[in-house]
RNA sequence: AGAGUUUGAUCCUGGCUCAGGAUGAACGCUGGCGGCGUGCCUAACACAUGCAAGUCGAACGGUUAAGGCGCCUUCGGGCGCGCAUAGAGUGGCGAACGGGUGAGUAACACGUGACCAACCUGCCCCCUCCUCCGGGACAACCUCGGGAAACCGAGGCUAAUACCGGAUGCUCCCGCCGGGCCGCAUGGCCGGGCGGGGAAAGCCCAGGCGGGAGGGGAUGGGGUCGCGGCCCAUCAGGUAGUAGGCGGGGUGACGGCCCACCUAGCUGACGACGGGUAGCCGCGCUGAGAGGCGGACCGGCCACAUUGGGACUGAGACACGGCCCAGACUCCUACGGGAGGCAGCAGUGGGGAAUUUUGCGCAAUGGGGGCAACCCUGACGCAGCAACGCCGCGUGCGGGACGAAGGCCUUCGGGUCGUAAACCGCUUUCAGCAGGGAAGAAGUUGACGGUACCUGCAGAAGAAGCCCCGGCUAACUACGUGCCAGCAGCCGCGGUAAUACGUAGGGGGCGAGCGUUAUCCGGAUUCAUUGGGCGUAAAGCGCGCGUAGGCGUCCCUUCAAGCGGCACCGUCGAAGCCGGGGGCUCAACCCCCGGAAGCGGGCCGAACUGGGGGGAUCGAGUGCGGUAGGGGAAGGCGGAAUUCCCGGUGUAGCGGUGAAAUGCGCAGAUAUCGGGAAGAACACCGACGGCGAAGGCAGCCUUCUGGGCCGCCACUGACGCUGAGGCGCGAAAGCUGGGGGAGCGAACAGGAUUAGAUACCCUGGUAGUCCCAGCCGUAAACGAUGGGCGCUAGGUGUGGGGGGAGAUGUCCCUCCGUGCCGCAGCCAACGCAUUAAGCGCCCCGCCUGGGGAGUACGGCCGCAAGGCUAAAACUCAAAGGAAUUGACGGGGACCCGCACAAGCGGUGGAGCAUGUGGUUUAAUUCGAAGCAACGCGAAGAACCUUACCAAGUCUUGACAUCUGCCUGACCGUUCCUUAACCGGAACUUUCCUUCGGGACAGGCAAGACAGGUGGUGCAUGGUUGUCGUCAGCUCGUGUCGUGAGAUGUUGGGUUAAGUCCCGCAACGAGCGCAACCCCUAUCCUUAGUAGCCAGCAGUCCGGCUGGGCACUCUAGGGAGACUGCCGGGGAUAACCCGGAGGAAGGCGGGGACGACGUCAAAUCAUCAUGCCCCUUAUGAUUUGGGCUACACACGUGCUACAAUGGCGUAAACAAAGGGAAGCGAAGCGGUGACGCUUAGCAAAUCCCAAAAAUAACGUCCCAGUUCGGACUGCAGUCUGCAACUCGACUGCACGAAGCUGGAAUCGCUAGUAAUCGCGAAUCAGAAUGUCGCGGUGAAUACGUUCCCGGGUCUUGCACUCACCGCCCGUCA
Repeated sequence: AGAGUUUGAUCCUGGCUCAGGAUGAACGCUGGCGGCGUGCCUAACACAUGCAAGUCGAACGGUUAAGGCGCCUUCGGGCGCGCAUAGAGUGGCGAACGGGUGAGUAACACGUGACCAACCUGCCCCCUCCUCCGGGACAACCUCGGGAAACCGAGGCUAAUACCGGAUGCUCCCGCCGGGCCGCAUGGCCGGGCGGGGAAAGCCCAGGCGGGAGGGGAUGGGGUCGCGGCCCAUCAGGUAGUAGGCGGGGUGACGGCCCACCUAGCUGACGACGGGUAGCCGCGCUGAGAGGCGGACCGGCCACAUUGGGACUGAGACACGGCCCAGACUCCUACGGGAGGCAGCAGUGGGGAAUUUUGCGCAAUGGGGGCAACCCUGACGCAGCAACGCCGCGUGCGGGACGAAGGCCUUCGGGUCGUAAACCGCUUUCAGCAGGGAAGAAGUUGACGGUACCUGCAGAAGAAGCCCCGGCUAACUACGUGCCAGCAGCCGCGGUAAUACGUAGGGGGCGAGCGUUAUCCGGAUUCAUUGGGCGUAAAGCGCGCGUAGGCGUCCCUUCAAGCGGCACCGUCGAAGCCGGGGGCUCAACCCCCGGAAGCGGGCCGAACUGGGGGGAUCGAGUGCGGUAGGGGAAGGCGGAAUUCCCGGUGUAGCGGUGAAAUGCGCAGAUAUCGGGAAGAACACCGACGGCGAAGGCAGCCUUCUGGGCCGCCACUGACGCUGAGGCGCGAAAGCUGGGGGAGCGAACAGGAUUAGAUACCCUGGUAGUCCCAGCCGUAAACGAUGGGCGCUAGGUGUGGGGGGAGAUGUCCCUCCGUGCCGCAGCCAACGCAUUAAGCGCCCCGCCUGGGGAGUACGGCCGCAAGGCUAAAACUCAAAGGAAUUGACGGGGACCCGCACAAGCGGUGGAGCAUGUGGUUUAAUUCGAAGCAACGCGAAGAACCUUACCAAGUCUUGACAUCUGCCUGACCGUUCCUUAACCGGAACUUUCCUUCGGGACAGGCAAGACAGGUGGUGCAUGGUUGUCGUCAGCUCGUGUCGUGAGAUGUUGGGUUAAGUCCCGCAACGAGCGCAACCCCUAUCCUUAGUAGCCAGCAGUCCGGCUGGGCACUCUAGGGAGACUGCCGGGGAUAACCCGGAGGAAGGCGGGGACGACGUCAAAUCAUCAUGCCCCUUAUGAUUUGGGCUACACACGUGCUACAAUGGCGUAAACAAAGGGAAGCGAAGCGGUGACGCUUAGCAAAUCCCAAAAAUAACGUCCCAGUUCGGACUGCAGUCUGCAACUCGACUGCACGAAGCUGGAAUCGCUAGUAAUCGCGAAUCAGAAUGUCGCGGUGAAUACGUUCCCGGGUCUUGCACUCACCGCCCGUCA
């Protein structure tokens, strides 16, 4: 000293929370010793029992009688004396102290200071004087009586320091007369004269103790006043002894304390009265301080003593352990009556989270009584109990491993607990045992106590826990658990890898304690005096006038209240605190010394504030002269428009809307012309302009009236500013009464819209809107900005006034108003900025987290509606302000894309194929799920595949590595068994060697281990999809911003493009774009077989042969295209348009290539992999089945519905591929699938291989057909161990649905769509799928309003897991 928490991030505001200290504590776990403290905070609840206040025989009478003395004795004892002792009584002193408690009390109760000239004071101290003479009783005691008891009554005897009378008596008291001095007032003090009044007690015995009067002191008390210290104004008025007076009573004393009479006052926003709470202080805790909170222990004061009241006694009480009365309660009782008061010490019950022994002693200190000895003392001194607190000490110390065992973790290597332990050596504090043994006492008196302390002995011996380890906050791993159990002070953890739960290991903190809870202060400058705010975060009253109050110009003078000074005086008790010193071994604790503000007084000062006096004019106001204006009030006038009425013309509609309908209209509307009526509002001017305090104010004229501004500088002389209460004004709506009512128009009605439509739109329409009078008193009454004054750069408009210059179309200066821009400064930012939100002063109002709530209750106002004032319970960890980045908008601007449009062909209807959902099933294995799952993983499930199901088998295993033993094999062939695997039998059968064995293989055994297409794609790698081939995404440095961030990347052009150009606080750079790569289009060149053949030769006629490499082609290398050229546009740029040339032209066409990132997108079943799970099974193997099911639904396709066609015949032209377990020519057989047989070819050579559409000819004639081919029957072919479930193909036969497909929906912009065939991968066989290839070969694009997706800029935002968002209400 700060930290956490609002956001995606940021700054600010703001609340909540934490870290610190403290406690009379309590609770949980734990607990060795000692010292010093502390210990009913709750029921001022009730109390059994014991003790807590007595003492004096030296005040008195009497009783008791052990022992003693004397005498007597029948030795049993008796009598007398009288000391000690003891009980009761009379009397004295004490009992008013000490001890307890905090109920009451908001008060002179307390604190502090002053005052009493208005007072008292027993015992104590000092001084003066006195202590004489008498008298009569009452207890005790005796007798009698009453009562259960407590106790009482009557009669009789008696003493005193008890009581009474008298005497004496001061400077005492009272009255009268008169003198001196003094004081804030009343008044006080001193002295004189006269009159009156008032005392006493003795005892012990020779020295004391007492008694009385008066004076003084000391101590203690009583009273009065100033100042100070709680909450509520939702308590605003209170008061009848009330306020005062006169007189009296009463008291120790003043006083309305009490009383009679008189007066009508007194008090209060400087908070009376009322309500709530509370003993006050020294001090304690906290805090840097200011302050906040508290009032246990110790000390002072007060109050109280079962509750309430009362007095008595006394120096002192209205009396804790006294009395009386009343109440409640408890106890005793013979029912008549009595007794009692722990808030004394201990103790009990109860209450409570909770607070001790019915201890010892008067040895010390102190108190009462006494001459004293002494007695009493639960005050006190000690001990006991309690970790309740503070302080001190210990539970050992040293050595001891490349580090035992064990635990935990582990990447299996190791790490850690850890020198820790063991083990070796040493020591003995504390506790234990034993011996000695205090101080505290001045003197023979010590409860504590055989205690403190000292010495000796034994042995590491008897002595460690608690909390925490996600961030704040110091300390991390494993397992268990799986939004469960639980944690949590705040934020928040837990839904299968949890450092946050539980346990363990380890670690951190403190330590005889540690945590928790409660409370207080702190942090919180979060009530802000020190030290905050109010435009938008909470906060300026809607506006003015003005009361109290606060604040206030210049000069001279005076006072000294504030203010300042003074080692001036009084007080500030002790303890505490701070500093210094000392004593217990230290410390806690204790002792000694020193130290403050405050309050009161004194002296000095006079700048400032304030008071008094005098003066001034600049603040403020007045006067005079001008001036602008929707300022206000009343009265009058005007035209346009709407509606209505009358009449004319005129005919079928009008009106209204997005479109309509309700409505009006043939009974004549709308339209139009003329006339009339009524009410309300005043177009143009008109403005960002004017006026007003605000609300607000608009046709024109008149009257009355408020304010402003300018000029002059004559007058007043601080007259000023603000303004709690108060008073007034105050839009609209609303209310009361009365008018008025054209238009408009809540409510209401109807028509539409809609899922609904109590709305938006339409047709009507009542209050109301207007006027008069009276209420209401609110508003986003806003500039969300209170008023006043002064100061602090400018620029530019505009309204009103004044001055000057120059002259016509202006310029300059100045005052007031009203706008914009902008510097300094301010601000969290936005913004404000001479009209401040800047710099200052003064005054008022208001704020203190969000919700609850501007609500309830109370009060005031109102006719009502309602207004003003204004909470709490409860609840949340936020609610907010400004700004930032994105995303989003049925916001804007610009621009792209087969996005729409334009066009061609499809899908959706049919049959079939295929995938999916669903259903079914023993199983129909699993995954994929909008686009971006669904002919997808499958480039090919009859067995296999295969992961699924049924059944049968195996258990170190089908597969890998390692060990031991045995065998010599393994492999292969045959046979038996079986559904098959498995199992069994027979035959055959290694290499090297140092002869030990080894290599290899098989078998057996045991165990490490294998194995898993089991789970988690939300633990992962890798790979992939998608936005998207979209044009974007970033960085460095600089600059701007408190910051998030911005700039760059925005802007003007341009492009397919963040492509390029220009501009610019940016300058550069990276990933993307483009280019570099591949294919293709033209040409050249090199090469010439298996390709080619122009020319030459040969030919069986075929590039077949010679030959040739020109051409085609093949495949290497190159050229070519760059807006290079011309014209135009454009900024002369980038670039665009047109043209020339060219095979190709403005990226020529196509491919590969996919930025930062998004979707917890897909995949644990390609593979890899963490963790979890299975281990005679979730592994392995075999047979069979299933993945091929089928009432349905969807996606993707194929074939069609036909004549641009089908069929037949006979002809023509490709490209790209594949081929050895292969492609397979030709030939032969078969209608055919195919078979037989083989040539050629590892392929520019041979083969697959025919291309098909097309063209030609013929036929069909619009029909469910010569279209269409599903389904089915029969017969076959091929592959394969095997075509039943479940293959493809062939032939013959059968010939279904289908006549161009609803809503809806897909693809495509050129060699594209459409259409035609060909090939390949996979593959034994099995494509309508997939991937490729070529052939034929279109139509259309005006355009960007709309749908979808995307890009850039901008705007709004309460969204940011981001509009599939957020959020409100109702119900559950």

Source information: Predicted 3D model of a 1372-nucleotide RNA (small-subunit ribosomal RNA) from an uncultured bacterium. The coordinates come from a structure-prediction model, not an experiment, and the mean pLDDT is 88.